Parts: sequence; structure tokens; C1' cells
RNA sequence: CGACCGGGUCGGACAGUCGCGCGGAGUGUACCGAAAGGUCCUCUGUGAGGAAAGUCCGGGCUCCACAGGGCAAGGAUAACGGGUAACGCCCGCCCAAGGCGACUUGCGGAAAAGUGCAACAGAGAUAUACCGCCUCUUCGGAGGUAAGGGUGGAAAGGCGAGGUAAGAGCUCACCCACCGGCUGGAGACAGUCCGGUGCUGUAAACUCUAUCCGGAGCAACACCGCAGAGGGAACAAUGCCGGCCCGGCAGUUCCCGAGAAGGUGGCUGGAACGCAUCGGCAACGGUGCGUCUAGAUAGAUGACUGUCGAUUACAGAACCCGGCUUACAGACCCGAUCGCACA
Repeated sequence: CGACCGGGUCGGACAGUCGCGCGGAGUGUACCGAAAGGUCCUCUGUGAGGAAAGUCCGGGCUCCACAGGGCAAGGAUAACGGGUAACGCCCGCCCAAGGCGACUUGCGGAAAAGUGCAACAGAGAUAUACCGCCUCUUCGGAGGUAAGGGUGGAAAGGCGAGGUAAGAGCUCACCCACCGGCUGGAGACAGUCCGGUGCUGUAAACUCUAUCCGGAGCAACACCGCAGAGGGAACAAUGCCGGCCCGGCAGUUCCCGAGAAGGUGGCUGGAACGCAUCGGCAACGGUGCGUCUAGAUAGAUGACUGUCGAUUACAGAACCCGGCUUACAGACCCGAUCGCACA
């Protein structure tokens, strides 16, 4: 210098003018109101994201169900060790696959509990003699054989030697796989070690094993609640029914509980963020100091001008956190790997 790998940060900056939401203050001759308070005005503080998104997982919170526990059903997850409030997330490690490498990916429990399936091809798909080889033969065939050929993704572990009528783990050496032991490791697992065995594949087929899971969601939920309607009590001046009384209807006052609209809470200080330090390979955790960082409810966060930069990507909170996934113009930083050149 080029190519490539992993991780992280930012994602227009500054100034001015006008405007909007929320909070605070106001000796504002302001408006409404009995008041509380509200509206407006003035000053002041503050005001979207790394994904606010998809709503795919895990929790907090709320209501419903439930004495407590178990079984069944249904669903999710799946090597091992750790982290976490928890997770299907993260870190480390094992194994497998890919890459010269830095590194990446996970299709990663059980097929020796049982059942099912393996199309086409092929004689035969878990057991079978089609061709071939060998032996016998009454020449029709019978028996042996899995070495060779052929079919197939897969055909009795591979290869060499011995052996044999011909063959065959039948025997032996080496290799492979599995099981048991020994050694190492916290464990998955590993091994120039020892012994045994030679077993088709498929669980994204049923199934089995282990672990976990009650349901719904902030339009949850709690409280207040004008008018009208409902129930109750009291009153009797008035009206109607009536000649009058009683009574009834209307009326007035008070109380009750439910409650559309509307309002308040829930609502943002939190498993929070920043810095330092300690423990840990790391994820992460402990301690100390500091910071306060939107809270609307038809929904604010915008527009214009100037300078720089450059034509501004993806996108916009709605109960709150931890993840994952997806979208993203561009800028910057850190650490590795390979190649070439030079010293």
C1' cells in the first nucleotide's frame, strides 16, 4: 500500500427570528368563575431513536381464575460450563462444517424402547442370489458364496495378506466407528493406552427423555362524575282529577347506589445513565462519586435565515424495562489476518 476479518462511536454542527407540548415563576389594573381553578400574557427550564419499527421471545405492573399439590392435554426449548430478575438472549468452551488465515456458521438430546416410511431404479432396502465364481448333476437344476459386475442417496465397516472347492472378520496387521475401562479436564470431550463389538437411513414422521409454561392486557386497572332516567324519605304554599276530605299525579328539598360524555390517577426515578476503581478470559457483578433525561390524549418536538458541511439515509415516543429480528446515505475510531514492496 492492497485485500479481508472482528468490535465500537456518531448519524448534521453553531448562531438568530417566529411557533408548538410539558414543568416552574409572576406586584400581569387582562378575561371567566362564589371559590378552587382555568384561559391568555411575560420570563425561564426542557422536549424522540439507534432502531422509537416488527410485536417475535423474556420480565415488571394490573385485573380475572386458583386452598395447596399432582396427573393428563397443548405448547416451547435441546452438546457443556457460566451470566442474568428472566429468556428461545449473551459470554466462554466442545464437536462438526467452511476459510491459507484473522474468523464465521449451528442444520448440535435419543434410531440398542416401540411403531411407521425409504418413491423410481434394482433380484433384494434389513434381508436378498440377477449376472458372475465354486462344487455336484439325471444337464432340467440343486447347494455354497457377498470377493467381482450391475441398480441406488444408502447393499453386511475399509484395505492388504493368510486361508478356501470358490469365498467370507473365518484368522491376522493397519485404519474407521461404537461400547466399556484407564488417564487428563469443572464438564461437554480428548487420547500414538487396554479390552470388546461391527450395528442402513429418517425424529423438519409418530414417539421417548429432560427442563419450563394459568389467562388477558394500560382501550389493563383504580377513583370522581353535570344533565336525564331509577329507588327511598320528608314537605305541604300551588296546579290537575274532585262539590269537600282522604287519596293519586305533577311539584319542592334531601339521601342512595349504578353510571354514557367528561375528568383525575396509572405516567415515568429506573433490574436507569455517566465516570472511576476492584473481581472475572468474557458475558457480567461489587463499591464510590456524579446526573435527572419527553410524558401528549387528536396527540408537541417544527419553519425560515446566515456560516460550515453537504444535498442529509432509515425513520417518529404513547405503561415501562431486557433481548432478538428487520431498515439505514454517510463519517470516524480500535484490534487482528493474509499478500506485496522497502528498511
This is a predicted structure of a 343-nucleotide RNA (Bacterial RNase P class A).
The sequence was found by an Rfam model in a public genome assembly.
Its Rfam family is "Bacterial RNase P class A". Rfam's curators write: Ribonuclease P (RNase P) is a ubiquitous endoribonuclease, found in archaea, bacteria and eukarya as well as chloroplasts and mitochondria. Rfam classes the family as a ribozyme.